This is a predicted structure of a 125-nucleotide RNA (SAM riboswitch aptamer (S box leader)) from an uncultured Trueperaceae bacterium. It was read from a public genome assembly, where an Rfam model found it. Model confidence (mean pLDDT): 77 of 100.
RNA sequence: CACCUAUCAAGAGCAGGUGAGGGACCUGGCCCGAUGACCCUGCGGCAACCGAUGGUCAUAUCCGUGGGUGCUCCAUCCAGCCGUUCAUGGCCGCUACGAUGGCGGCCGGUUCGGGAAGAUAGGGG
Repeated sequence: CACCUAUCAAGAGCAGGUGAGGGACCUGGCCCGAUGACCCUGCGGCAACCGAUGGUCAUAUCCGUGGGUGCUCCAUCCAGCCGUUCAUGGCCGCUACGAUGGCGGCCGGUUCGGGAAGAUAGGGG
C1' cells in the first nucleotide's frame, strides 16, 4: 500500500501544554472553537478484536484477569448513489372552470434497507 473477514449498538474524563482553525476527502447543510476547539503529553477509565491465562462437569459459544492494539462529547454529524414508507409542500406551464379541480415539468420533506467511502481489529500478501 492494496486485498479478505468482523464490527461501527452501548460504554468510558480530568489535569497540563500549544494557539486557530476543526468535525477524513469533494459539494451542500448542520455543528464545535480565544469562556481555548483540533492536536500533543500525563494520569485515570471503557471495551474485549488479538494473545496469554484462571474458574466451572467442560479443548467451552459462559464468567473472569489484561499483555498487544483501539477507544474515551453529541458523532461514522446529516445528505449525495439504488430501492422503499409516509405526507404531500414550493415554483412554472397547459387545461377545465367559477370551482379552487385535473395533467405535466423542476426543486424539495420523511421512514427503513442496501451501496459507496471511512475508522478499528484480525489475517495472509